[in-house]
Context: one part of a larger RNA
RNA sequence: CCAUGGUUAAGGAACUCGGCAUACCGACCCCGUAACUUCGGGAGAAGGGGUGCCCGCCCAGGUGAGGGAGCUAGCCCCCGGAGCCCGGGCGGGCCGCAGCGAAACGGCCCAAGCGACUGUUUAGCAAAAACACAGGACUCUGCAAAGCCGCAAGGCGACGUCUAGGGUCUGACGCCUGCCCGGUGCCGGAAGGUUACGCGGAAGCGUUAGCGAAAGCGAGGCGCCGAAGCCAAGCCCCGGUAAACGGCGGCCGUAACUAUAACGGUCCUAAGGUAGCGAAAUUCCUUGUCGGGUAAGUUCCGACCUGCACGAAUGGCGUAACGACUUGGGCGCUGUCUCAACCAUGGACCCG
Numbered sequence: 001c002c003a004u005g006g007u008u009a010a011g012g013a014a015c016u017c018g019g020c021a022u023a024c025c026g027a028c029c030c031c032g033u034a035a036c037u038u039c040g041g042g043a044g045a046a047g048g049g050g051u052g053c054c055c056g057c058c059c060a061g062g063u064g065a066g067g068g069a070g071c072u073a074g075c076c077c078c079c080g081g082a083g084c085c086c087g088g089g090c091g092g093g094c095c096g097c098a099g100c101g102a103a104a105c106g107g108c109c110c111a112a113g114c115g116a117c118u119g120u121u122u123a124g125c126a127a128a129a130a131c132a133c134a135g136g137a138c139u140c141u142g143c144a145a146a147g148c149c150g151c152a153a154g155g156c157g158a159c160g161u162c163u164a165g166g167g168u169c170u171g172a173c174g175c176c177u178g179c180c181c182g183g184u185g186c187c188g189g190a191a192g193g194u195u196a197c198g199c200g201g202a203a204g205c206g207u208u209a210g211c212g213a214a215a216g217c218g219a220g221g222c223g224c225c226g227a228a229g230c231c232a233a234g235c236c237c238c239g240g241u242a243a244a245c246g247g248c249g250g251c252c253g254u255a256a257c258u259a260u261a262a263c264g265g266u267c268c269u270a271a272g273g274u275a276g277c278g279a280a281a282u283u284c285c286u287u288g289u290c291g292g293g294u295a296a297g298u299u300c301c302g303a304c305c306u307g308c309a310c311g312a313a314u315g316g317c318g319u320a321a322c323g324a325c326u327u328g329g330g331c332g333c334u335g336u337c338u339c340a341a342c343c344a345u346g347g348a349c350c351c352g
Base pairs, nucleotide, nucleotide: 001347002346003345004344005343006342007341008340010338011337014336019333027051028050029049030048031047036041038172052094053093054092055091056090057089058088059087061085062084063083066079067078068077070075071074095099107331108330109329110328111327112326113325114323115322119131120130135170136169137168138167139166140165141164147156148155149154173318174317175316176315178248179247180246183245184244185241186240187239188238189237192236193235194234198230199229204224205223206222207221210217211216249267250266251265252264253263276310277307288304289303290302291301292300
């Protein structure tokens, strides 16, 4: 010097990113307990007091010889002295600074954020505000179901049948969940436009019996090519649908101080953000401004609203209870610190 354990004057978070770690608290009995609340809770809230030994008196409970009632006759019910066991109350006494304990064994409170909750998770750096969850909604599926696994046979779904099963989103509960269907998706429609294969065969071409002096023409057949016309879904088109993917404006002016603009004008849009919330797990400017807390506060709490760039099931705002969650504050307590010292054990190190 290191590791582990222990003690420490005075102070008591001055340490530090942060009370990390340590310490305090801790059992049982009695008293006593706030806001808030979903009336269950919050609660072991908080906060107080008691705890040993001996004697006396009183009281409850247990056991209990025994007694009594009933009937289905060996069960059940009731009463119960003494003694014994255990507990409690009151009074008195004794000792000590101190009377729960060998161990096991809550530190507490206030305010806010997130998630309702118990649960689940990155086996080996993350336990969480992430996942799940009851509850909500949309949608698909009529059973050889939809969906999924498999080349198939077959299987799961399900020995279920719309109060069932699958998918997606949301996530207890309370109050709610506005406007836009132009784009994309999905659903419905089928008049018209477009349109594949197929059907269809016009025209053209090859071949040549024949005709012609030749150039050439050229029936029928056999071939090649192939126009019009007919023809499904889809797309176009018409409509619906946002708890489908998504989206939810700009400029200018105006009130008898100023400021502001209930009001007006204009441009654009499918429609221009309602309620509620708001410097927020979201605010760049920003340590915004005001208030609170501190002697002093980039954090915290309450407000304001100028929301760079909240906003309603990619849910909005609240919310009792819950949390090894996150943030701020307080009491208690401490070697975290001022500032270090000593002790024990084992190392490191030195000698052999």